[in-house]
RNA sequence: UUUGCGAGCCAGACAGUCGCGGGGCUUCGGCCUCGAGGAAAGUCCGGACACCGCAGAGCAGGGUGCUGGUUAACGGCCAGCCGGGGAAACCCGAGGGAAAGUGCCACAGAAACGAAACCGCCUCUUCGGAGGUAAGGGUGAAAAGGUGCGGUAAGAGCGCACCAGCGGCCUGGUGACAGGUCGGCUGGGUAAACCCCACUCGGUGCAAGGCCAAAUCGGGGCGUUACGGGUUGCUCGCCCAGUCCCAGGUAGGCCGCAUGAGGCACCCGGCAACGGGGGUCCCAGAUGGAUGACUGUCCACGACAGAAUCCGGCUUACGGCUCGCUAACCCA
Numbered sequence: 001u002u003u004g005c006g007a008g009c010c011a012g013a014c015a016g017u018c019g020c021g022g023g024g025c026u027u028c029g030g031c032c033u034c035g036a037g038g039a040a041a042g043u044c045c046g047g048a049c050a051c052c053g054c055a056g057a058g059c060a061g062g063g064u065g066c067u068g069g070u071u072a073a074c075g076g077c078c079a080g081c082c083g084g085g086g087a088a089a090c091c092c093g094a095g096g097g098a099a100a101g102u103g104c105c106a107c108a109g110a111a112a113c114g115a116a117a118c119c120g121c122c123u124c125u126u127c128g129g130a131g132g133u134a135a136g137g138g139u140g141a142a143a144a145g146g147u148g149c150g151g152u153a154a155g156a157g158c159g160c161a162c163c164a165g166c167g168g169c170c171u172g173g174u175g176a177c178a179g180g181u182c183g184g185c186u187g188g189g190u191a192a193a194c195c196c197c198a199c200u201c202g203g204u205g206c207a208a209g210g211c212c213a214a215a216u217c218g219g220g221g222c223g224u225u226a227c228g229g230g231u232u233g234c235u236c237g238c239c240c241a242g243u244c245c246c247a248g249g250u251a252g253g254c255c256g257c258a259u260g261a262g263g264c265a266c267c268c269g270g271c272a273a274c275g276g277g278g279g280u281c282c283c284a285g286a287u288g289g290a291u292g293a294c295u296g297u298c299c300a301c302g303a304c305a306g307a308a309u310c311c312g313g314c315u316u317a318c319g320g321c322u323c324g325c326u327a328a329c330c331c332a
Stems, first nucleotide, its partner, number of pairs: 001328002004325007012298007020035006037304001041315002044313005049205004056236004061201005066080005081095001082093004096196002101194002103190003118137002120133005145163006164186001166183007209255004218246005228240004262281003266277004
């Protein structure tokens, strides 16, 4: 200098004139103060909160799936193990079970699940064939562990050496696992197929829910301790006097509404995520839905993009600056 990767910060600024929403004060003239995001997006997860339900059980259904930690919780995050990608830094993993069962592995091939002899090799032969074999060839993604040597009628873990797989023991580790050693000689894959196993899961949602005011003529069916209604679906249990149909009135105001699992800096513990401690700050609450217009200056010339109950995550979109790491090249 280039390259790939990981992380952090910012998201135009200042001044003036007018304008908008919340809060406070007011001598009612006005004054002071605050006022969109890192993703506010997607609505993919988890909760807080509210209401229903005796708030229980079972089935169905859903979620997660290596180990440990963290958290209010999570499918998140951190650390590690194993596997995969990459030259590396790093990144990804739908990471339990195939001997509980079922299914599938097209075509080719003799044969693709508890499987085999097409070509071939050896022995015998009455020349029709019979017996042995799975080392060699062929097919295929995959074919009775792989390579080599010995042995054999020819062969084969038949024996041996080195590997892979499986199992036992020892050592290290909280653990997933790793290393060492011994053994017999060993038929697949697929569960992001159904399934099995382990753990886990009430429902609905701020248009939740509550208060005030106002207005309106009513009618019919079934029903009264369970035959109706409620509890996501089903069953049991439990609770309730309502429930279904037709018709009519109201659609206004207030609360919920922002002090929070809150922000910021520091100290302590921890590899880290995170936890603890004290300090400091208050930082949007609209509802026909608030931050706009003009002028001047500066400049990194500003991308993606606007809160609507709130918070922790994930995913997606995207401009600039800074730091660190990998690799290559050049120079000293």

Model confidence (mean pLDDT): 78 of 100. This is a predicted structure of a 332-nucleotide RNA (Bacterial RNase P class A) from an uncultured Actinomycetes bacterium. Rfam family: Bacterial RNase P class A. The family's RNA type in Rfam is ribozyme. Rfam links the family to the GO terms tRNA processing, ribonuclease P activity and dimeric ribonuclease P complex.